The RNA shown here (TPP riboswitch aptamer (THI element)) has 112 nucleotides and comes from Mycolicibacterium obuense. Lineage of the source: Bacteria > Bacillati > Actinomycetota > Actinomycetes > Mycobacterium (subgen. Mycolicibacterium). RNAcentral holds the sequence, with entries from Ribocentre. The prediction has a mean pLDDT of 78.

RNA sequence: AGCCGUCCCCACGGGAGCACGCACCGAGCGCGCUGAGAGGACGGGUAGGCCCGUCGACCGUACGAACCUGACCGGGUAAUGCCGGCGUAGGGAGAAGCGAAGAUGGCUUAUU
Numbered sequence: 001a002g003c004c005g006u007c008c009c010c011a012c013g014g015g016a017g018c019a020c021g022c023a024c025c026g027a028g029c030g031c032g033c034u035g036a037g038a039g040g041a042c043g044g045g046u047a048g049g050c051c052c053g054u055c056g057a058c059c060g061u062a063c064g065a066a067c068c069u070g071a072c073c074g075g076g077u078a079a080u081g082c083c084g085g086c087g088u089a090g091g092g093a094g095a096a097g098c099g100a101a102g103a104u105g106g107c108u109u110a111u112u
Stems, first nucleotide, its partner, number of pairs: 001108007008099001009097001010094001011061004017033002020030003024049002040055006067091003072085004
């Protein structure tokens, strides 16, 4: 100096399930299971005990099982998309950011 990878940054995609307790109207406070993540902040809506938006955290972006469908089946559990199969299935976000600056690892070449 060149190339490749990881981080980082930007952009885009995505999910937030299953139980239990205490409170009592504020859509409250805790706790258990699996998991990277099971709703942290702000705001809005509706009344059974929820829903939605923006931001954040986390995961994924074509070598794409992040996530959705088929949508069910077997095992297990207090219960669950908990585990496995289905699955070389069908979709799926940069057809791969002319990365502004930067951190780090490897390889190659040249010079001292």